This is a predicted structure of a 1435-nucleotide RNA (small-subunit ribosomal RNA) from a metagenome.

RNA sequence: AGAGUUUGAUCCUGGCUCAGGAUUAACGCUGGCGGUAGGCAUAACACAUGCAAGUCGCGCGGUAACAGUUCGGCUGUCGAGCGGCGAACGGCUGAGUAACACGUUGGUACCUGCCUUGAAGUGAGGGAUAACUGCGAGAAAUCGUAGCUAAUACCGCAUGUGCCCGCAAGGGUAAAGCUUCGGCGCUUCAAGAGGGGCCUGCGACGCAUCAGUUUGUUGGUGAGGUAACGGCUCACCAAGACUAUGACGCGUACCUGGUGUGAGAGCACGACCAGGCAGAAUGGGACUGAGACACGGCCCAUACUCCUACGGGAGGCAGCAGUGAGGAAUCUUCCACAAUGGGCGAAAGCCUGAUGGAGCCAUACCGCGUGCAGGAUGACACCUUUCGGGGCGUAAACUGCUUUUCUGGGGGAAGAAGUUCUGACGGUACCCCAGGAAUAAGCAUCGGCUAAUUACGUGCCAGCAGCCGCGGUAAUACGUAAGAUGCAAGCGUUAUCCGAAAUCACUGGGCGUAAAGCGAUCGAAGGCUGAAGUAAAAGUUGGGUGUUAAAUACCUCGGCUCAACCAAGGUGCUGUACCCAAAGCUAUACUACUAGAGGAAGGCAGAGGCAGGUGGAAUUUCCAUUGUAGGGGUUAAAUCCGUAGAUAAUGGAAGGAACACAAAAGCGAAGGCAGCCUGCUGGGCCUUUCCUGACGCUGCGCGAUCGAAAGCGUGGGGAGCGAAAAGGAUUAGAUACCCUUGUAGUCCACGCCGUAAACGAUGGAUACUCGAUAUUGGACAGUCCAAUCCUGUUCAGUGUCCAGGCUAACGCGUUAUGUAUCCCGCCUGGGGAGUACGGUCGCAAGAUUAAAACUCAAAGGAAUAGACGGGGAUCCACACAAGCGGUGGAGCGUCUGGUUUAAUUCGACAAUAAGCGAGGAACCUUACCAGGACUUGACAUCCUUGGAAUCUCGACGAAAGUUGAGAGUGUCUUCUAGAAACCAAGUGACAGGUGUUGCAUGGUCGUCGUCAGCUCGUGCCUUGAGGUGUUCGGUUAAGUCCGUUAACGAGCGCAACCCACGCCGUAUGUUGUAUGUUUCAUGCGGGACUGCCGGUUUUACAUCGGAGGAAGGUGUGGAUGACGUCAGAUCAGCAUGGCCCUUAUGUCCUGGGCGACACAGGCGCUACAAUGGCUGGUACAAAGGGCUGCGAAGCAGUAAUGUGAAGCCAAUCCCAAAAAACCAGUCUCAGUUCGGAUUGAGGUCUGCAACUCGACCUCAUGAAGUUGGAAUCGCUAGUAACCGUGAAUCAGCCAUGUCACGGUGAAUAUGUUCCUGGAUCUCGUACUCACCGCCCGUCAAGUCAUGAAAGGCAGGGGCGCCCGAAGUAGCGUUACCCCCUCGGGGGGCGUUCCUAAGGUGAAACUGCUGAUUGGGACUAAGUCGUAACAAGGUA
Repeated sequence: AGAGUUUGAUCCUGGCUCAGGAUUAACGCUGGCGGUAGGCAUAACACAUGCAAGUCGCGCGGUAACAGUUCGGCUGUCGAGCGGCGAACGGCUGAGUAACACGUUGGUACCUGCCUUGAAGUGAGGGAUAACUGCGAGAAAUCGUAGCUAAUACCGCAUGUGCCCGCAAGGGUAAAGCUUCGGCGCUUCAAGAGGGGCCUGCGACGCAUCAGUUUGUUGGUGAGGUAACGGCUCACCAAGACUAUGACGCGUACCUGGUGUGAGAGCACGACCAGGCAGAAUGGGACUGAGACACGGCCCAUACUCCUACGGGAGGCAGCAGUGAGGAAUCUUCCACAAUGGGCGAAAGCCUGAUGGAGCCAUACCGCGUGCAGGAUGACACCUUUCGGGGCGUAAACUGCUUUUCUGGGGGAAGAAGUUCUGACGGUACCCCAGGAAUAAGCAUCGGCUAAUUACGUGCCAGCAGCCGCGGUAAUACGUAAGAUGCAAGCGUUAUCCGAAAUCACUGGGCGUAAAGCGAUCGAAGGCUGAAGUAAAAGUUGGGUGUUAAAUACCUCGGCUCAACCAAGGUGCUGUACCCAAAGCUAUACUACUAGAGGAAGGCAGAGGCAGGUGGAAUUUCCAUUGUAGGGGUUAAAUCCGUAGAUAAUGGAAGGAACACAAAAGCGAAGGCAGCCUGCUGGGCCUUUCCUGACGCUGCGCGAUCGAAAGCGUGGGGAGCGAAAAGGAUUAGAUACCCUUGUAGUCCACGCCGUAAACGAUGGAUACUCGAUAUUGGACAGUCCAAUCCUGUUCAGUGUCCAGGCUAACGCGUUAUGUAUCCCGCCUGGGGAGUACGGUCGCAAGAUUAAAACUCAAAGGAAUAGACGGGGAUCCACACAAGCGGUGGAGCGUCUGGUUUAAUUCGACAAUAAGCGAGGAACCUUACCAGGACUUGACAUCCUUGGAAUCUCGACGAAAGUUGAGAGUGUCUUCUAGAAACCAAGUGACAGGUGUUGCAUGGUCGUCGUCAGCUCGUGCCUUGAGGUGUUCGGUUAAGUCCGUUAACGAGCGCAACCCACGCCGUAUGUUGUAUGUUUCAUGCGGGACUGCCGGUUUUACAUCGGAGGAAGGUGUGGAUGACGUCAGAUCAGCAUGGCCCUUAUGUCCUGGGCGACACAGGCGCUACAAUGGCUGGUACAAAGGGCUGCGAAGCAGUAAUGUGAAGCCAAUCCCAAAAAACCAGUCUCAGUUCGGAUUGAGGUCUGCAACUCGACCUCAUGAAGUUGGAAUCGCUAGUAACCGUGAAUCAGCCAUGUCACGGUGAAUAUGUUCCUGGAUCUCGUACUCACCGCCCGUCAAGUCAUGAAAGGCAGGGGCGCCCGAAGUAGCGUUACCCCCUCGGGGGGCGUUCCUAAGGUGAAACUGCUGAUUGGGACUAAGUCGUAACAAGGUA
C1' cells in the first nucleotide's frame, strides 16, 4: 500500500466482500513447562453454611469461666453489663440518573470528630440506673416487677481569658477524672491542615413522524427553616420564565482519567487500575452523631423465605468463599496477619475474606523446550507414474555429542523496617551432583483473492462456500489419502469494534446524461459584503503565571538470566482561567469617498399584463335556388348520409371557437404570450451629465405571491375537436391501433387544486479568461449632395462553430459543464417506495413531509466491437422475374420413419439425414436372433513337453466338432543332441471385444462458400476497450485495379502457375490409312496481352464499340476451399485416452433375420400416348473393359441360352447391335395395337445351395394410370430436354442406383420492386447463449417479512378523587408516671398538615396478539397474452 466482483471487452459511478489490528470472549480439535496479568458481560434473580467490626480493666460496679493463691477479686485475667471511641472508613455493585450527576474553570453565605499550633481554665456539689439478687410471664424472640450499686454516664451551682445576643447599658454561657507522678485526659476560644456543603461559566447521546412548555411556575416584599445562600417552605403582590443556538416529550445511558483502532482528523468503547457519583430485597421515614437519612443500625408498608406450642416471632451475600437458577460463558465453602494499611488501646496486644499469598482455567501477553552433528545401496512401507522413474528424504535406521526440560539426591535465600522478637508464601526461587534422547506436536489451509497439488471415490447426488462461485462420469473447489504451505502449545471458527471506506468527504466527495438544482419569484431572521482614516481591543497572534491527580502514552536509564512485568527521572496530556503586549485581518464606534446599488433627464423596441370595442377567411347548422344518384370513408371495406333529393354549386342567415403572414425573430421571473383599435399598467435597453453615498448579494423553516394541462364547485356557453359510451372493421381474440357517431370537457365569469420530461434534465450573484460568424434593439463614426443603404466601432440580448481549460466519455466552451469568491437547495447501492403509519393542506381527487422489516450482488452512465431490425443506402447469385422440363396424383424400384418381430444389427435427422456409409445382404459378408459347441482361446509374443510337416481311411453329428486306424520322416549344424519352420498338449503373463463415451481425441469430411473476405508489423489517434490501414470517389467476377487519404508496407485468400477441350505449326507413323493428301494417334512448340483503333472517364484504373483472329476481354470445363462457424458427422474404415466384459459383451458352427407391412415421407424408373405405339428396312458415335477373361464365324433353339472353338495379354481379336434419327407400312383417340403392374404355366444361367430371397427367356394374364391440389425442384449453350453406350463392385444379381461417354439439340433474361441467401457502409438497440435474443403484467402453487382490521392482552408515565402506615413539625390535653429551682420540663394521650403503599375514574401513549384483508419479496422447467428494447411492428 491494496485486491475480488456488474461487461463479449472498456472507462467511470457505485454498493457488496476480503487481506490488518483488537477482545473480561465463547465453541471445535489438540495440549510439555515457567513468568506476569485477568476471570458472571446474562437474573440489581433467590440464597443453605462459615467468616467479613471491633476494641479499651490506665473510665466504672464487678469478676460467671480458666490459672495461680497469702484464700482477701487477693493476683494474672476477664464473659456479660454501664461508659468512651469506632462502626459514615475499608469492601461490593452499576439498577437508577440526560442531571451542576460527571469533567474542567472560578466562587463562598457555611460546617468540620480524631491531628498540629497558640491562649485561658480544670472549683465545689447532687440524685439515679444497668449489671447483680429475689419473684414472675412466654414455645421462642424477649419482657415485667421489687430491691442494691459505681463512673470520664446524668444534673444543678461557682468562675468567664474568651465566645454568643445587644447601638449601648447589660444579659447569657464550660469542664472529668485516672496515674507507677513520667504523664494521659477534660472544658472554652483563636488559627492551621485535611475533609465536606452550596453556587457558577464551558463541555458531553439519539429522535422534530416530540413544537410549543410551565402555576411555586418567573420575580419581588415579609416571615419561617437550614451549618449555610436560595421558592428551600409559607403568606401577599406582579405576570412572568423557557423555546428553532431545539424548550417540553420519548428512547437509551453511571461520568471521567483513559482503552481499541487510525498517518492524522476522527470513529467505537468506559472490563481490570485510579478519581467522582449512585445503590444496598422494593418503597417511605426519621433517630443517633463531627459526619448517615446509615450494605453486615432503627421504625413503617409491600413482596418473598424460614421458625412456631398458632398466641406470635425471625431474615436480607450488588462483602469473601460457596449453592441453585439463567446462560455460549466466567474460579477454592484455601493459608496468613510475616509485609502494607485501617479501628481500638498508654502499651503489650486484639480485630481486619482490606491486604499479602497459594489453588483452578492455554482466557490473554511474554519466554523456553520437544534435541544437535554426521549419515545414500537415496532402504522398507506408503503415494504416484509416461512403468523409465519420481515423492516422502538425511528424513529413518546407524554412529557420535549435549542435558534447557524431566527424575532422584544435596545445599538453600532476599523479602525484617536506623527494631529485641516475628516469614503465610516455602524447603519456594536459585545453586551443585547423578541418570538417560530420555517425558513433550498439533491445528488450519492448498480454484482466484492468498503462501501451498496430485491420485482415488462421488456424479447438480452427497456436500462446499467470506465474495466470485464449485458438483450433471477424467472435480487442483465435495469426501479420503499422499504430498505441500502457514502458524505453532496452540490452531481454526463464530461474535463485536476500528481500519481498508475519500462509502457522510473539517482535513477530504459530489449534483447536464451515473443518486442529486426547490416549477418560479419577493422577502423578515441568518450568512457574506467595495475603497480611506481614527479610536478601542471582542475575535486573532505573541509572551508570562496558575491549573491540567496518580496510573496510562513517549524518551532515557535501571531491577527480575531475557522478555512480558515492575521501578526512577524527564517530556507530553493538543484543555482552561487570569495578566501583559501587538494592531496586519475580521467584528464594533465615528468621520469621510464613488467604481457596486439606486434616483433624475432625453430617447427606443416589444405576441409583457388587464379591461373594453371591433374584423375577415374557414368549419358546422338553417333557409332558398340549380341539379341527380350517389356521397363519405379505407390498405380494402362496412357502419353512416342520400330519391322524404344528399354530395356538388350559388345566394342569404345564425352561432361559437381559433387567428394565414411566422422567422435560429421578439417580450416575460417562471408557467406562458399572436387578428386589429382604444384605455390603464409592469419590466427592460441605449445616451448624457447631475444627485444619494454601500443604501449590496443570497436567502432554511414558519412566511407571501404566481404557477401548463387535466380535475373539482356554482352559473353561463357549446361551431369544431373530442376521454367515456355505441356501432362498423381488423384479428385466434381486439374491452386497441383504422372508420362512422358521440357525452363530459375544451370556451366565459367567480372560487379551488398546486402538480408536469414545470427541461438548458444545468440554483442565484459578482469578477476574470483566444477568436470566427449570423441576427434583434440602441448610440457613435466613416462613406455620401444627403441617407433610414453600405462599412466599421461600441453597449445590451438571441443562435451556431471553435483555441486554451474542464470532463468517465459524450460533450461544455464569454449565454461555461473553464478559473475563483459568497449564499441557498439537494445526493449517499438496487428493489421494497415516493409506499405504510403519524402530522399538515384539500369539497374530493389527492398533494406534502416520509420510514422499516425483508430481499439482491449488483442496479447504473458513457463509449467500443459484433449480432440483429416488419431501419436506410449500394451491390451480387438460376434469388426472383422471363422461359424449358420435372416432383407433388398412378404402378413399380429403392431409402427412411413408424409398426411388427426371437431378430427385423448399427450409424446418419432442416438447409448440411433419407438410390446416404453400402462401388452390389441367398451361405459368406454380418455386427442381429435361436440353438449346438470352445475357454490361453479364431489371431500375436514368450516358456515347458512331445512330434517334422503332411497325407489317407473309418464311426457319430445339422455342422462346428468329438473320436479311432494307418502312411510318412524332410532341411541346416559345432550331430546320443540342438536350431529354423510347422503341428499337438500344458502353464500363466496375456489375447479378444463392430461393448460405451465423436461432449475426452487424432485424422478425414459436410456446410456457410469459390462468398471476398480474414489478419499482421511499424507508425498515428484514444485514459481505455478499440480505431486507422480495410473508409471515401470510380471500377471489377474479385480487398481486381486506380485516384484520394495518418498511414506505409506485408501475409493467408482472389487472380495466375496445373489438367482437359478448342486453332495452327512441327517431329514420328504401327496395330491407324486400299493408295496419295487429309483424318487419326503420340510428343514438342506457337497463339490472346485490353496488344491495336475510336468514344467515355480525372491525361488514372477501367469500360463501351470496332478491326483482325480458330478463340476477346478470367475463351470453356475441372482441380484448387482463407481466418473461422455449426461441442455439425464419424470410437462401425483406421488410430487412440478413460470406463466396462473375461467359461463371455470373446470365438466357432447350422438355421433364421437385415427382404416383415395397416400406414407416412424422400429419391427415382415406367407411363398415361399419334412430336406416339408396332412391323420391316437404311445410317452415323465416343469412351471403356477383357486370361479363373472377352469369346467371333457357323450350327441348334421362338427366346433366354446351348454348342462351337477361330482370334486376342489388345489403335491388331472380342464385348459391339449404338439408340433416338431417316425411309416405308399399319394403328386413328379408345383405358386402345397406349400402359405395363400383378398372376399362372413352362424354361435358361450362375452358384455346395435360388423356399424364405437371384437375374433372364417364352406363352398367357393385362391393374392403376387420360398430364396430377396446396406447394415445390433443376437449368443461361453444345446448357436444358430427349436418346442410347460403357465401367467399377461382381460367381450371379434385385442397377430404374452411381460414375463416365458420346448422339440429336432448344427457349428466355425488359430487369432488380418483391421472396431466399450473401457482401460493404451507415442509423438504432435494454441483444452478446447474440431476435429461435431479451422481457412485462394478471392468474395458479409454496415460503417469508410487513401494513390495515371488529376486538383482546400487557406495560410504564401523567391527571382527578378516596383511604392513609411509620415519622418530623405544629396544635390541644395532662385523669396517669417521672423530674423540678414550683415558673415548668420530659413521657403519655388526642389531633392537623405533608406523605409511601393501596383503591378507583376518565383519557392519552407504547408493545404483543387478532378471524379476515391489502400490496411486497423470493422460488430450474405452470396458465394467458406480448406491453417495452429495432421505426419492437400504433415512436